[in-house]
RNA sequence: CCGUGCUAGGCGGGGAGCUCGUGGUGCCCUGUACCCCAGAUCCACGUAUGGGGGGCUGAAUUCCCGCUCGAGGCCCGAGCCGCCGAAGGGAAGGUGGCUCGCACGUGGUGUCGAAGGUCGGGUCCUGCGCAACGAGAUCUCGUGAACCGAGUCAGGUCCGGAAGGAAGCAGCUCUCAGCGGGCCCUCUCGUGUGCCGCAGGGUUGCCUGGCCUGAGCUGACGGCGAGCACACGCCCCGAACGCGUCGGGUCGACAGCGGGUGCACGG
Numbered sequence: 001c002c003g004u005g006c007u008a009g010g011c012g013g014g015g016a017g018c019u020c021g022u023g024g025u026g027c028c029c030u031g032u033a034c035c036c037c038a039g040a041u042c043c044a045c046g047u048a049u050g051g052g053g054g055g056c057u058g059a060a061u062u063c064c065c066g067c068u069c070g071a072g073g074c075c076c077g078a079g080c081c082g083c084c085g086a087a088g089g090g091a092a093g094g095u096g097g098c099u100c101g102c103a104c105g106u107g108g109u110g111u112c113g114a115a116g117g118u119c120g121g122g123u124c125c126u127g128c129g130c131a132a133c134g135a136g137a138u139c140u141c142g143u144g145a146a147c148c149g150a151g152u153c154a155g156g157u158c159c160g161g162a163a164g165g166a167a168g169c170a171g172c173u174c175u176c177a178g179c180g181g182g183c184c185c186u187c188u189c190g191u192g193u194g195c196c197g198c199a200g201g202g203u204u205g206c207c208u209g210g211c212c213u214g215a216g217c218u219g220a221c222g223g224c225g226a227g228c229a230c231a232c233g234c235c236c237c238g239a240a241c242g243c244g245u246c247g248g249g250u251c252g253a254c255a256g257c258g259g260g261u262g263c264a265c266g267g
Stems, first nucleotide, its partner, number of pairs: 001267006009057003012030004020046005034054004063260006072251006081244003088237003094232003097228006104222003107218003116212008124201006130194002132191006139182005149174004157166003
């Protein structure tokens, strides 16, 4: 140096997280890298590096160490700028809403006379009258007093010698107070009464008649204008967190460079 067989090793690594700690499953990065079993309110373990079973490779492109680079993760800080943009505020006047105005259009109304002017009437108030209704009185009808109302008073009673006289119950008749009915007429009082009348007042508004005059009036809808700032929208300001950015630190895959690492037998 070559060949054969084998062994250590290797067949992925890293970050955050979890944990007393370590590794793994799960998440993320890298990028290609054997298979099976279990593994998040988890699996395995206690200084080893996951546990169990199987397979491949094997001393170098592949294993080990160092340096460089550096995907990516994590920590700290800062402020500028940018993004996001709550509550709130401001501005504004786009859409809707509300209020007012104009009278351009449509509609309605108007020469069968608008608006306006003027003179009246009504609606309103007061008083009186009339009517209506109600109540009461009067009136009227009936009834109505054991005795204590009237008349007449049988019987009976009393006085008287008699003639005669007296009081008088019941009955009958009448009537008082009262009770019941009627209520045409009369009177008094009352009224949430009245297409009623008279007089006076008032007449801003509304309705209406006469006269004057002669073409508008109305504003429902559309339009235009002004205002308000209620809702929505637009713009601006605007806090915290977060993201992006910047600075510092830490770990660091992949990749590059350099170095290191066997045993046995045979030639």